[in-house]
């Protein structure tokens, strides 16, 4: 330099199925009040709706999806992914913004974990960030042991980090 591989049964991550949640919520529909604006995150213009009653309140039948999430199989991997800067796309026209989505050329983080902030989110669920805290994988130094001259293993102490670690060419 290639190639293969290890970390965990709580490694990552993707769609499928099924299950709760969301939600007795939301948009209708009907009646009472109410009395002129609504439909749209925001500004404008258009264009519908409205005194045959707008918006908004309170009751009543009946009534949801998405998105988040738990399982079960399967499938793609071990920078696996996951984040953040930036550039473009994003709400009838239009100019602006938001969830959000593309590009990976740039920067971060070894993995899972618990806690406290902080943000999304209906949230107590979970799912990003950042900080500690122990786990635990590997590497280098050092004791001690198998042990008797090692090697390799096993325990234990500091210390780094994945652009690493192992093996083979």
């Nucleotide at each position: 330099g290639a190639u293969a591989g290890a970390g965990g049964u709580u490694g990552c991550g993707g769609g499928u199925u099924u299950c709760a949640u969301c939600a007795g919520u939301a948009a209708g529909c009907u009646g009472u009040c109410g009395g002129a604006u609504g439909u749209u995150c925001g500004g404008a213009a258009a264009a519908c709706a409205g005194a045959a009653g707008a918006a908004g309140c309170c009751a009543g039948a009946a009534g949801a999806a998405a998105g988040g999430g738990g399982a079960g199989a399967c499938c793609g991997c071990c920078g696996a992914a996951a984040g953040g800067a930036a550039a473009c796309c994003g709400a009838u026209u239009c100019c602006g913004u938001a969830a959000g989505g593309u590009u990976c050329g740039c920067c971060u983080u070894g993995g899972g974990g618990a806690u406290g902030c902080c943000g999304g989110a209906a949230a107590u669920a979970c799912c990003g960030g950042u900080a500690u805290c122990a786990c635990u994988g590997u590497c280098a130094u050092c004791u001690u042991u198998c042990a008797g001259u090692a090697a390799c293993g096993a325990a234990g102490a500091u210390g780094g980090g994945g652009c690493g670690c192992u093996a083979u060419c």
RNAcentral holds the sequence, with entries from MGnify. This is a predicted structure of a 169-nucleotide RNA (Lysine riboswitch aptamer) from a sheep gut metagenome. The model forms 100% of the base pairs in the Rfam consensus.